[in-house]
The prediction has a mean pLDDT of 76.
Bacterial RNase P class A from a Gammaproteobacteria bacterium, 352 nucleotides, folded computationally.
NCBI's taxonomy places the organism under Bacteria, Pseudomonadati, Pseudomonadota, Gammaproteobacteria.
Of the family's consensus pairs, 96% are formed in the model.
RNA sequence: GGAGACGGCCAGGCGAUCGCCGGACCAUUCGUGGUUCGGAGGAAAGUCCGGGCUCCACAGGACAGAGCGCCAGGUAACACCUGGGGAGUGCGAACUCACGGAAAGUGCAACAGAAAAUACACCGCUGCACCUCGUUAUUAGGAGCGGUAAGGGUGAAAUGGUGCGGUAAGAGCGCACCGCGAGAUCUGGCAACAGAAUCGGCUAGGUAAACCCCGCUCGGAGCAAGACCAAAUAGGAAUUGAAACACGUGGUCCGCGUGCAAUUCGGGUAGGUUGCUAGAGGCGCAUGGUGACAUGCGUCCUAGAUGAAUGAUCGCCCUCGACAGAACCCGGCUUAUCGGCCGUCUCCCUCG
Numbered sequence: 001g002g003a004g005a006c007g008g009c010c011a012g013g014c015g016a017u018c019g020c021c022g023g024a025c026c027a028u029u030c031g032u033g034g035u036u037c038g039g040a041g042g043a044a045a046g047u048c049c050g051g052g053c054u055c056c057a058c059a060g061g062a063c064a065g066a067g068c069g070c071c072a073g074g075u076a077a078c079a080c081c082u083g084g085g086g087a088g089u090g091c092g093a094a095c096u097c098a099c100g101g102a103a104a105g106u107g108c109a110a111c112a113g114a115a116a117a118u119a120c121a122c123c124g125c126u127g128c129a130c131c132u133c134g135u136u137a138u139u140a141g142g143a144g145c146g147g148u149a150a151g152g153g154u155g156a157a158a159u160g161g162u163g164c165g166g167u168a169a170g171a172g173c174g175c176a177c178c179g180c181g182a183g184a185u186c187u188g189g190c191a192a193c194a195g196a197a198u199c200g201g202c203u204a205g206g207u208a209a210a211c212c213c214c215g216c217u218c219g220g221a222g223c224a225a226g227a228c229c230a231a232a233u234a235g236g237a238a239u240u241g242a243a244a245c246a247c248g249u250g251g252u253c254c255g256c257g258u259g260c261a262a263u264u265c266g267g268g269u270a271g272g273u274u275g276c277u278a279g280a281g282g283c284g285c286a287u288g289g290u291g292a293c294a295u296g297c298g299u300c301c302u303a304g305a306u307g308a309a310u311g312a313u314c315g316c317c318c319u320c321g322a323c324a325g326a327a328c329c330c331g332g333c334u335u336a337u338c339g340g341c342c343g344u345c346u347c348c349c350u351c352g
Base pairs, nucleotide, nucleotide: 001348002347003346004345005344006343007342008341009340010339012317013316014315015314016313017312018311020039021038022037023036024035025034026033027032041323045334046333048332049331050330051329052328053222054221055220056219060254061253062252063251065218066217067216068215069214070084071083072082073081074080085099086097087096088095089094100213101212105211106210107207108206119159122152123151124148125147126146127145128144130142131141132140160178161177162176163175164174165173180200181199182198185196186195187194188193226274227273228272229271236265237264238263239262240261241260245259246258247257248256281300282299283298284297285296286295287294288293
């Protein structure tokens, strides 16, 4: 000097004039006025997970169903986060993982290939005894009965790999190394695992983001939940079932509870208050921990609209502004995205 990896922060700024919403205070002729403080995000998005909260409701068990799937931690909880193990990618810093089981069973793998798991040998190699040509013998070709899977071919994948020996020709047939497996061994680790020694048969491919098996977890509905006030109507009509019944917030069964329940037609109202923001809260410091985080102390209050509040105009500056607007709240994940700043680390080139 160049190229990267990981982590963190900001999200146009300033001023003036009007305008909008909420809080506090003061005044009020009760119509409102004045002063002051505050007023959209890093994703507010998607509605994909997990909860808080409210109701069913006094709410249990099983099955089905759904989710997760290496180990250990964090958390209110999770499919999230942290650390570690294993596998893979990268020269590397780092990154990714839908990571239990194929010897319980079922299924699937087009085409090609002899053959794709009960795995039938295409080309070959080789033994026996024949036929033909030829011949000193060999050799060449054909057919029959056997052996074989080392060589060749097909395929994404062909039943351990390399080497030596052995054989009629071959094969873990035997041996060495590697690989694989076993276990009640040893060492390290809480563990997943890693290493070593011993023994073994040279063993039974792949796929579970296919069905399945195993382990763990799981009530439902949702702020349009729910509570209160006010007002209006028709205290309406019909049908079905009725304790052997009906209803009870995903399905089925059992249990439990309650006593009417369900459906159709018709009519009225749909206005206001609350829930609604002080929290599993933010920030700072200290301690503990590799870390996620925890504990303690101190400090701060940071939107609550309801047909939906922060807008308009002017001037200046600049890094010239992308994606984009809360609606009960919080912890995550995913997606979109202009520009700027900071820190740590890796690789390459050059100079000293």